[in-house]
Context: one part of a larger RNA
RNA sequence: AUUGAACGCUGGCGGCAGGCCUAACACAUGCAAGUCGAGCGAGAAAGUUCCUUCGGGAGCGAGUACAGCGGCGGACGGGUGAGUAACGCGUAGGAAUCUACCUAGUAGUGGGGGACAACAUGGUGAAAACCAUGCUAAUACCGCAUACGCCCUAUGGGGGAAAGCGGGGGAUCUUCGGACCUCGUGCUAUUAGAUGAGCCUGCGUUAGAUUAGCUAGUUGGUGGGGUAAAGGCUCACCAAGGCGACGAUCUAUAGCUGGUCUGAGAGGAUGAUCAGCCACACUGGGACUGAGACACGGCCCAGACUCCUACGGGAGGCAGCAGUGGGGAAUAUUGCACAAUGGGGGAAACCCUGAUGCAGCCAUGCCGCGUGUGUGAAGAAGGCCUUAGGGUUGUAAAGCACUUUCAGUAGGGAGGAAAAGUUAGUCGUUAAUAACGGCUAACCCUGACGUUACCUACAGAAGAAUCACCGGCUAACUUCGUGCCAGCAGCCGCGGUAAUACGAGGGGCCAGCAGCGUUAAUC
Numbered sequence: 001a002u003u004g005a006a007c008g009c010u011g012g013c014g015g016c017a018g019g020c021c022u023a024a025c026a027c028a029u030g031c032a033a034g035u036c037g038a039g040c041g042a043g044a045a046a047g048u049u050c051c052u053u054c055g056g057g058a059g060c061g062a063g064u065a066c067a068g069c070g071g072c073g074g075a076c077g078g079g080u081g082a083g084u085a086a087c088g089c090g091u092a093g094g095a096a097u098c099u100a101c102c103u104a105g106u107a108g109u110g111g112g113g114g115a116c117a118a119c120a121u122g123g124u125g126a127a128a129a130c131c132a133u134g135c136u137a138a139u140a141c142c143g144c145a146u147a148c149g150c151c152c153u154a155u156g157g158g159g160g161a162a163a164g165c166g167g168g169g170g171a172u173c174u175u176c177g178g179a180c181c182u183c184g185u186g187c188u189a190u191u192a193g194a195u196g197a198g199c200c201u202g203c204g205u206u207a208g209a210u211u212a213g214c215u216a217g218u219u220g221g222u223g224g225g226g227u228a229a230a231g232g233c234u235c236a237c238c239a240a241g242g243c244g245a246c247g248a249u250c251u252a253u254a255g256c257u258g259g260u261c262u263g264a265g266a267g268g269a270u271g272a273u274c275a276g277c278c279a280c281a282c283u284g285g286g287a288c289u290g291a292g293a294c295a296c297g298g299c300c301c302a303g304a305c306u307c308c309u310a311c312g313g314g315a316g317g318c319a320g321c322a323g324u325g326g327g328g329a330a331u332a333u334u335g336c337a338c339a340a341u342g343g344g345g346g347a348a349a350c351c352c353u354g355a356u357g358c359a360g361c362c363a364u365g366c367c368g369c370g371u372g373u374g375u376g377a378a379g380a381a382g383g384c385c386u387u388a389g390g391g392u393u394g395u396a397a398a399g400c401a402c403u404u405u406c407a408g409u410a411g412g413g414a415g416g417a418a419a420a421g422u423u424a425g426u427c428g429u430u431a432a433u434a435a436c437g438g439c440u441a442a443c444c445c446u447g448a449c450g451u452u453a454c455c456u457a458c459a460g461a462a463g464a465a466u467c468a469c470c471g472g473c474u475a476a477c478u479u480c481g482u483g484c485c486a487g488c489a490g491c492c493g494c495g496g497u498a499a500u501a502c503g504a505g506g507g508g509c510c511a512g513c514a515g516c517g518u519u520a521a522u523c
Stems, first nucleotide, its partner, number of pairs: 001522003005519005012369006018362002020327001025325003029322003034072003039069002047060005079280003088205007097197002102193008110144001112142002119134006150159003164185006172179002206252003213243003218240008255277004259270004282303005305316004333359001335358003341355001342353004372402004382393004406463001408458005416449001421443008466511001469508002471492003477506005487494002
């Protein structure tokens, strides 16, 4: 000088930051990933109105809610640092790769089929859930046709796609559904780009030799297999190699970096917050789906633990945000809002978002402000000391004259808000003045924070100072008590009857101090 600090004493306000370093210990409860009806089929109820033969029926509610099929997203965002001494990270390169959504281009989007949920009926089970039969739609699934690019090839040839949906419309046709035209958006194939990801290599990356030898898919080759892709990645055969005192192997420790702290620098220490990368998600293993995972809030198996059970069987995973117990010297609210920024879905309106924006708690840190200002000697009283004269506390107080920051009360009051929407105009598109899209203008709204920041007024010195130290180092001294006791102490050292070193009173010093001191740690 510094700290993610803790402890003791004290504590007025604000701004900006930070806040489980320990048990990757166990978790009650709530929330943290949904969305799309402009992909599809089906489809309630409460309530209410009317009718009624009083049994009920019809309309609205409503094509709403809850479910189901299907699509996209749950691989992002958020958490943690257990493992890892490694191409994990950092840096510089490389070639044998993939890439949903997005952008640009090219070519298509024809004609058929059979199912499975939901649903209904029946059944099993305590539950979780499941089974059988029957019906049905699609942008779900499967053939056929076509194939500019594309893939395979022995260069003869061979193989392989698709899906619709929504808006508008003058003629013409119509079975009155629509065809047809057009716009938008999807879908299929393919080529580039962008973005993201996988792989390989040089160099760098803690300690120990009281760890000296290690290695059989091991090192290389050939040929199969496998992967998006190179490769012992895997397998068969063949060869006997490969690494190592320039420290292999083993052991211990550890996420790495940008950075952070310190220092004149070189260096040393460190890796909280923020940012990049990696790894992990109760422990171990595995794959499925998918453009992407071997997947925190998905699946399967095994294990430990917890819970439910009708004992047959089931359910769960906070290292997400809060919160609880435990551990610990020690670390916060079971808060508000999607208003902004960003993300997912959607044509959009919008929905979701413990990301995020804010608020709450804590002097944990940094910074700023205040606790008054001026005057005031009878040097008051009181305290303390005293050589008893006085000295000191001390302009300190009182008194007098002012001010009102902050806090308080009342009133006013920005910015964070731009979009979206409606209307009008214009341009593009089109057969079209319709629809849709772009631009411009006007109008209309949208704020969690929030009793916001800020401004004004009011009242009154009013509500606001402590901590450590005073032998030397080191700024600051006396009296009493104690008597090697009680105690102090960072080092030297104080204390055994006059202690400036212990305890107390008075006084003083330091620090523009809301902090001060101690402990721990680093330079």
Predicted 3D model of a 523-nucleotide part of an RNA (small-subunit ribosomal RNA, 5' domain) from an uncultured prokaryote. The RNAcentral record of the full RNA draws on ENA. It matches the Rfam family "Bacterial small subunit ribosomal RNA". Its mean pLDDT, the model's own confidence on a scale to 100, is 86.